The prediction has a mean pLDDT of 79.
Two RNAs folded together computationally: RNase P RNA and transfer RNA, 445 nucleotides in total.
It holds a member of the Rfam family "Bacterial RNase P class A". Rfam classes the family as a ribozyme.
RNA sequence: AAAGUAGGAGGAACAGUCGCGCUUUAAACUAUGAUUUAAAGUGAGGAAAGUCCGAGCUCCACAGAAUCAAGGCGCCCGGUAACACCGGGGCGGAGUGAUCCGACGGAAAGUGCCACAGAAACUAUACCGCCCGCCGUAGGUGGGUAAGGGUGAAAUCGUAGUGUAAGAGACUACGGCUGUCGACGGUAACACCGGCAGCGGGCAAACCCCGCCUGGAGCAAGGCCAAAUAGGAGAAGAGGGGCUGAUUCGUCCCGAUACUAUUCUCGGGUAGGCCGCACGAACAGUCGGGCAACCGGCUGUCAAGAUAGAUGGCUGUUGGUCCCGCCGCUGCGGGAUUACAGAACUCGGCUUACUUCCUGCUUUCCAA
RNA sequence: CGGGGCGUAGCGCAGCCUGGUAGCGCACUUGCUUGGGGUGCAAGUGGUCGGCCGUUCAAAUCGGCUCGCCCCGACCA
Numbered sequence: 001a002a003a004g005u006a007g008g009a010g011g012a013a014c015a016g017u018c019g020c021g022c023u024u025u026a027a028a029c030u031a032u033g034a035u036u037u038a039a040a041g042u043g044a045g046g047a048a049a050g051u052c053c054g055a056g057c058u059c060c061a062c063a064g065a066a067u068c069a070a071g072g073c074g075c076c077c078g079g080u081a082a083c084a085c086c087g088g089g090g091c092g093g094a095g096u097g098a099u100c101c102g103a104c105g106g107a108a109a110g111u112g113c114c115a116c117a118g119a120a121a122c123u124a125u126a127c128c129g130c131c132c133g134c135c136g137u138a139g140g141u142g143g144g145u146a147a148g149g150g151u152g153a154a155a156u157c158g159u160a161g162u163g164u165a166a167g168a169g170a171c172u173a174c175g176g177c178u179g180u181c182g183a184c185g186g187u188a189a190c191a192c193c194g195g196c197a198g199c200g201g202g203c204a205a206a207c208c209c210c211g212c213c214u215g216g217a218g219c220a221a222g223g224c225c226a227a228a229u230a231g232g233a234g235a236a237g238a239g240g241g242g243c244u245g246a247u248u249c250g251u252c253c254c255g256a257u258a259c260u261a262u263u264c265u266c267g268g269g270u271a272g273g274c275c276g277c278a279c280g281a282a283c284a285g286u287c288g289g290g291c292a293a294c295c296g297g298c299u300g301u302c303a304a305g306a307u308a309g310a311u312g313g314c315u316g317u318u319g320g321u322c323c324c325g326c327c328g329c330u331g332c333g334g335g336a337u338u339a340c341a342g343a344a345c346u347c348g349g350c351u352u353a354c355u356u357c358c359u360g361c362u363u364u365c366c367a368a
Numbered sequence: 369c370g371g372g373g374c375g376u377a378g379c380g381c382a383g384c385c386u387g388g389u390a391g392c393g394c395a396c397u398u399g400c401u402u403g404g405g406g407u408g409c410a411a412g413u414g415g416u417c418g419g420c421c422g423u424u425c426a427a428a429u430c431g432g433c434u435c436g437c438c439c440c441g442a443c444c445a
Stems, first nucleotide, its partner, number of pairs: 001364010012318007020043009029033001045340001049351002052349005057218004070214005075089005090104001091102004105209002110207002112203003127149002129145007157175006176199007185190001222275004232266005239254005282301008319338008369441007378394004388425001396412005418434005
């Protein structure tokens, strides 16, 4: 220098100006309001996103626990309110390496599947070949064999030897793997050593078995206040309207003898409003414990709350990145650009999208 | 805001659960039939199964992430 790898930090700043939401205070009123005006304070994120997990909270169901069904999780230890998350470790795998990845219990409980090819895909079996016998000498036939070839993603533990007609864990030596027992180290997963038995292919992100966990729905949960109109319940209840100069008189029309017209009250409840809803597994600083995740003590702080959805636009200066030109380089000038994206009950994680800067480490090359 | 479902040929759909050959109808192309067209008959073309990663010998199918589309939910009488 290039390539790579791991981690951390930030998510532009300041000023002016025009606007928006919320809170507080003050004022205004034909209107007392979901109003208007003014001032002050305050106003998105690292992912607010996807809604993939785990919880808080609320209602419903059940009311001990357990079992069944369904779903999820699955090496060990620790962290946590909890988790499928995080930290450390073990084992396996990838990479020259730094480092990274792992749905990582059981296939030796059972069922199922393994297309095509191949003799045969796990009850078993033999196409070519090799060997033996017979017919015969091209070959056929009976038997032995699984060393070699061939098929396939995958073929009965590997190498060497003994052995044999040819061969084979048939036997021997060395090695590999699995199970089990014992000793030792470790909290454990596991590692190492020795004995014995064995060599049984893969798939559980197929059914299943073992162990553990889970009741369901979700803030449009749920609760409170409460117009107009129309239903419901209760009470009162005989009049109402037109014409006419007319409350009285006259006349016409409608309705009523029991719950009708009409009036009042009550209750549910719609529009609408309020609560839930911003003090919490909170945040910042510091000290201590722990390899770490994380935990504890002390001090300080209160930091958006909209409801068709506010948190923005413009101008200037500075900063970051890129390009061009000048000067010859510790710079100057000009231009472009400044991402992903936006709260909607709230937290803890994961995943996905995206920009800039910094640091550690690894490999290769060059120079001294 | 919350919940559920679906992406397969130009269009409408099977296949997915239980992994191995991607199929049906319409449309399209060619030939025959007709004086010509339509109809009919015969043959044929056309799909990296929305995208990426994983499990597996093997993925449209199983698992995860992601993109797009559609539907439902305000709440009583």